[in-house]
Molecule: Group I catalytic intron
Organism: Gammaproteobacteria bacterium
Formats: sequence, C1' cells, structure tokens
RNA sequence: ACGGUCGCCUCCUGAAUAUUGGGCAUCGGGGUUGGAAACUCCCUGAAUGAAUCCACUCAAAUUAGGGGAAACCUUAGCGGUUCAAGCCGAUGGCAAUCCCUAGCCAAGCCGAUGACGGAAGGUAUAGAGACUAAACGGGUGGGGCCUACGGGCAGUUGUGCCCAUGGUCAAGAGAUAGUCCAGACUCCAAACAGUCAUGAACUG
Repeated sequence: ACGGUCGCCUCCUGAAUAUUGGGCAUCGGGGUUGGAAACUCCCUGAAUGAAUCCACUCAAAUUAGGGGAAACCUUAGCGGUUCAAGCCGAUGGCAAUCCCUAGCCAAGCCGAUGACGGAAGGUAUAGAGACUAAACGGGUGGGGCCUACGGGCAGUUGUGCCCAUGGUCAAGAGAUAGUCCAGACUCCAAACAGUCAUGAACUG
C1' cells in the first nucleotide's frame, strides 16, 4: 500500500455483466381502507426514473434471546421426469434486508410534581467490534403546494373568495461520513466439518 469496498451505471440497494431480486417515487388500473375533501392505507403494471424545502436543536440506550427472507451458488442421498446422461423441485449455503419478546434510552411531549409512570420514536439490526461526527433519524420553529367538514366575508341563492387546527414535501443508516480495529497481504502447516456450494476475506 489493500481493507464496511473503488470505478462505471443507477432514484436507492443485492447479485451479475445476459440481465435480474428487493425497496422508493411518478404515471396508469383496482379496492366491503379511513376521511367532508385533500390525502392515507392495501393490491396491481413486459410503464417511466425529470423532481423530492429551510433553520435551530438532541446524541443517550447501544443488552439477553427469537422468527422470516428473494436473486445468486450448490447437489451425495430424497421427490418428479428420463433407458441413461441430463433437467426441474425440495435440501443446504450466502445474503440485500423484513420483524418479534424482554430490558434499556438524549432532547422534546403527556400525567403526576423529588429523582416516578406513559405515548411516539430509538436500541436490539456493522466486516467480530471500539470511538467521533452528524443526517436520510428524533424534537422545535418556519416555508412551498393541496384541500375546506367547520368558521368568516360577499352575494345574481347557481355560487365565489378567505382561514388549517387537516394533508403533502420518496426511499437509502442491518454503521451514513470518518478515525481505529478485525481481516487480507508475507512465512509455515496444509489440517477440520460437508456430497457440493460453503463454513471462511474471520482455521492452527
């Protein structure tokens, strides 16, 4: 020197270089979803990837366990097919990642008012892991856009205009940006489990 990967591509992310799994938004379709509406929620698509507000503030818990997971890789035995080879399935592996129980937690909020309890949210959930920062996270304030049950004004009685306490302003944090560290790299042994993939970039 390498190293939570880099480059390219991409809205984000896993695998891969033929494409494909998962998520997000927009657009289209559907709904015994909630709502007055805006909109939310759920399902769906051989579709598309232009866009996704600002300021201030918080940095704590980070533990003990458990369940699920596609693409991709695998094949001794098992199931289907076959004369067989082979192919498919299930199995096993890796893993983007989706969650649960108990415990615990910064600021802010609610109820008590002495240090207690509660709701939201978080932690658990990194390459084993340690630490710092802060955002795509929590909180407060502001702003843009949409709607108007209700309230106000006007009134040509059809309605028009104004007002948010209602909505909306994506996802990525299962470590993001960094500093360490593990590991790789060098030497020796080539051993263990397994059919294999692999465990394992983490064996001695």